Predicted 3D model of a 75-nucleotide RNA (transfer RNA) from a Nanobdellota archaeon. Model confidence (mean pLDDT): 81 of 100. Its Rfam family is "tRNA". Rfam's curators write: Transfer RNA (tRNA) molecules are approximately 80 nucleotides in length. The family's RNA type in Rfam is transfer RNA.
RNA sequence: GCGCCUAUAGCUCAGCUUGGAUAGAGCGAAGCACUCCUAAUGCUUAGGCCGUGAGUUCGAAUCUCACUAGGCGCG
Numbered sequence: 001g002c003g004c005c006u007a008u009a010g011c012u013c014a015g016c017u018u019g020g021a022u023a024g025a026g027c028g029a030a031g032c033a034c035u036c037c038u039a040a041u042g043c044u045u046a047g048g049c050c051g052u053g054a055g056u057u058c059g060a061a062u063c064u065c066a067c068u069a070g071g072c073g074c075g
Base pairs, nucleotide, nucleotide: 001074002073003072004071005070006069007068010027011026012025013024020058029045030044031043032042033041051067052066053065054064055063
């Protein structure tokens, strides 16, 4: 220098292929119940505007382009 993959909640991931109405799960956190206390268990709640910017579209996490960060390969 070229090619490919990844980026979504505090952490690990799904959703992207085939665009559609309010983006989900587990773990973690907080509150309540239970308990002499803790743990475990049960219930409830909060937490994202999807790496950044632009474009296409009635509509974008999803399609296109550029860039950033990480990883792999080739030279």